[in-house]
Context: one part of a larger RNA
RNA sequence: GCCAACGAGUUACUCGUAUGUUGCUGGCUAAAUCUCUAAGAGAUGUAACCAAAGCGAAAGCAAGUCCGAAACGGGCGAUUUAUAGUAACAUGCGGUAGACGCGAAACUGUGUGAUCUAUCCUUGACCAGGAUGAAGUAUCGGUAAAACGGUAUGGAGGUCCGAACCAGUGUGGGUUGAAAACCGCUUGGAUGAGUUGAGGAUAGGAGCGAAAGACCAAUCAAACUCAGAGAUAGCUCGUACUCCUCGAAAUAGCUUUAGGGCUAGCCUCGAGUAAAAGUAUGUUGGAGGUAGAGCACUAACUGGGCUAGGGCUGUCACAACGGUACCAAACCCAAAUAAACUCCGAAUUCCAAUCAUAUGUUUCUCGGGAGUCAGGCAGUGGGGGAUAAGCUUCAUUGCCGAGAGGGGAAUAACCCAGACCACCAAUUAAGGUCCCCAAGUUUAUGUUAACAGACUAAGGAUGUUAGGUUGCUAUGACAACUAGGAUGUUGGCUUAGAAGCAGCCACUCAUUUAAAGAGUGCGUAAUAGCUCACUAGUCAAGCGACUUAGCGCCGAUAAUACACGGGACUUAAACAUAACACCGAAAUUGUGGUUCUUUUUUAAGAAGGUAGAGGAGCAUUCUAUUUGCGACUGAAGGUGUCCGGCGACGGGUGCUGGAGCGGAUAGAAAAGAAAAUGUUGGC
Numbered sequence: 001g002c003c004a005a006c007g008a009g010u011u012a013c014u015c016g017u018a019u020g021u022u023g024c025u026g027g028c029u030a031a032a033u034c035u036c037u038a039a040g041a042g043a044u045g046u047a048a049c050c051a052a053a054g055c056g057a058a059a060g061c062a063a064g065u066c067c068g069a070a071a072c073g074g075g076c077g078a079u080u081u082a083u084a085g086u087a088a089c090a091u092g093c094g095g096u097a098g099a100c101g102c103g104a105a106a107c108u109g110u111g112u113g114a115u116c117u118a119u120c121c122u123u124g125a126c127c128a129g130g131a132u133g134a135a136g137u138a139u140c141g142g143u144a145a146a147a148c149g150g151u152a153u154g155g156a157g158g159u160c161c162g163a164a165c166c167a168g169u170g171u172g173g174g175u176u177g178a179a180a181a182c183c184g185c186u187u188g189g190a191u192g193a194g195u196u197g198a199g200g201a202u203a204g205g206a207g208c209g210a211a212a213g214a215c216c217a218a219u220c221a222a223a224c225u226c227a228g229a230g231a232u233a234g235c236u237c238g239u240a241c242u243c244c245u246c247g248a249a250a251u252a253g254c255u256u257u258a259g260g261g262c263u264a265g266c267c268u269c270g271a272g273u274a275a276a277a278g279u280a281u282g283u284u285g286g287a288g289g290u291a292g293a294g295c296a297c298u299a300a301c302u303g304g305g306c307u308a309g310g311g312c313u314g315u316c317a318c319a320a321c322g323g324u325a326c327c328a329a330a331c332c333c334a335a336a337u338a339a340a341c342u343c344c345g346a347a348u349u350c351c352a353a354u355c356a357u358a359u360g361u362u363u364c365u366c367g368g369g370a371g372u373c374a375g376g377c378a379g380u381g382g383g384g385g386a387u388a389a390g391c392u393u394c395a396u397u398g399c400c401g402a403g404a405g406g407g408g409a410a411u412a413a414c415c416c417a418g419a420c421c422a423c424c425a426a427u428u429a430a431g432g433u434c435c436c437c438a439a440g441u442u443u444a445u446g447u448u449a450a451c452a453g454a455c456u457a458a459g460g461a462u463g464u465u466a467g468g469u470u471g472c473u474a475u476g477a478c479a480a481c482u483a484g485g486a487u488g489u490u491g492g493c494u495u496a497g498a499a500g501c502a503g504c505c506a507c508u509c510a511u512u513u514a515a516a517g518a519g520u521g522c523g524u525a526a527u528a529g530c531u532c533a534c535u536a537g538u539c540a541a542g543c544g545a546c547u548u549a550g551c552g553c554c555g556a557u558a559a560u561a562c563a564c565g566g567g568a569c570u571u572a573a574a575c576a577u578a579a580c581a582c583c584g585a586a587a588u589u590g591u592g593g594u595u596c597u598u599u600u601u602u603a604a605g606a607a608g609g610u611a612g613a614g615g616a617g618c619a620u621u622c623u624a625u626u627u628g629c630g631a632c633u634g635a636a637g638g639u640g641u642c643c644g645g646c647g648a649c650g651g652g653u654g655c656u657g658g659a660g661c662g663g664a665u666a667g668a669a670a671a672g673a674a675a676a677u678g679u680u681g682g683c
Stems, first nucleotide, its partner, number of pairs: 001683006011097003015094010026050002032044005054061002064076004100238002103235001107228003111224002118202009127192001129161003132157001136153006165189003170185004204220001207215001241617006251264005265372002267369006277362001278359005283353005292344001293342002298338002302334004307328001309327002311324005375400010405416003420593004425589003431583003434567003440580001442579006453569001459554002463551010480538005486511003491505003517532001521530002594607005618672001620669010637656008
């Protein structure tokens, strides 16, 4: 991993409540006793319980009662329309019990463990070989005597090197191992706080610990065993046949509450009420202070004017007066900001009313049963954030959630559209129509040349197309070419120089001219030189400047080519405008069928669905009653095949099998498995 079997809402109760059925109208017996039969039935039994009256804590009073001084006022009741209880059984839910099943870590108690390991006690055992050479002693030297020194001897040491032994430093291997701690190489100690045998001691909040929370039998921040015990688990996982009807929520308030609850909201089932019901649209009448706008208030605020006050300053002993390109209240003009400003002020929204239209109980009341309390995305209006986030938090609408189908290449939420079933029928939606791929290589007019379409901005540019405004132009424009571009004068000043061209000044003037600046740029030390403005000629018809719009270009940088879905496409198969066809879904229609709802029943309408509520069924085992099958002709079970039923399933028949097994109607359950890292067995 697979297969098989087993495996989870059960049972009890003088318990509560609702619904259904049945009996009685007050209901009903319990224990016990008796009788008959065979483990049941009948009878007796009126004790108790519920109802018929409530109120009060109670004494108690009573259609009233309690609080109270009260005749006030109020609470709970009675009265009147409404208004039946009780007992049994069944079902839903609740309560108490383990209470749908499995699952802790833990807590408490009784015991068992020191053959592992920690420490200790008693008694034994063991440590090749080599090195070093303390004290002491002897002797010699030495001293006044000592001290001290030399040489021998001696054999100390948590001494040195290194086997056994003990340890476990580094590394390689091993890591479903040869091994639940090993193997190889290497390494530390190796006469000591050494190692080790045997016997013994210490026990669980206890031991033991040269101390690591280490060790106490592969178990240790509290061992193991059994019991309390089915501890508890607001947590995780799992929870088994079919069909039909309806169908949520992820919100509010409170919560030692936030991933849990309770009540309400939203769902379902039953009963009831039946109206100016509810809902939608229109009409009418109201509510309001948002969007916008505005500056009349509040606050903020720019420029100017006018002008108190202040600063600076002049005349100045003081006083007084003057100036001011400084600051500035109030006022005036212009401009202009605001969620907590408003002289104003929508749309939508909300409330109400009469009528009209549509729908037709969807509304409301009471009762049984729930689930939901982590929501998400998109559009719109806001707050927070950075007018960031697939961010966060509100409001509102839609969708997903619980929604399949078509489109968007793929893609919960976007666009279209809400799937009862069947059909090799039709029409459309979004989106498409060259091929992949169903349908136009459709029609008309333009645009784009960028592989643009097929990612992005500020910004940049004689890209190109269509407009607008304006200037020059056959008295000849624009471009190009030819020629001129002069004189007073090197203007004055400045300067070493300054001559059109370093800089400053200027009423930058005047002359000759077709025209020519006291000079547009290059250039020189300064001149010179080149050139421009300006003019004439040649040529010959349009030429500039600004601006608006369309489509393009650059800007454009990420790791294989991957930013049209691909092929491929350029008067398109791109973009814009217009038109006609066609394709295209579970939409709509058609034909046939199923179920449900409604008494307008010839018919009409409805049928996506998670949590969840309600309804109807199938199968399994056993029991009762009844009726059957089966060893000659074959029960159950197994395995093929055919038929019936929407389905769970049922039936026929072939083979196998070899002895039991059905139908109908009721009843009762150890009553349905693919999941629980399920349990057991097999492979």
The part of an RNA shown here (large-subunit ribosomal RNA, domain II) has 683 nucleotides and comes from an Ignavibacteriota bacterium.
RNAcentral holds the full RNA, with entries from ENA.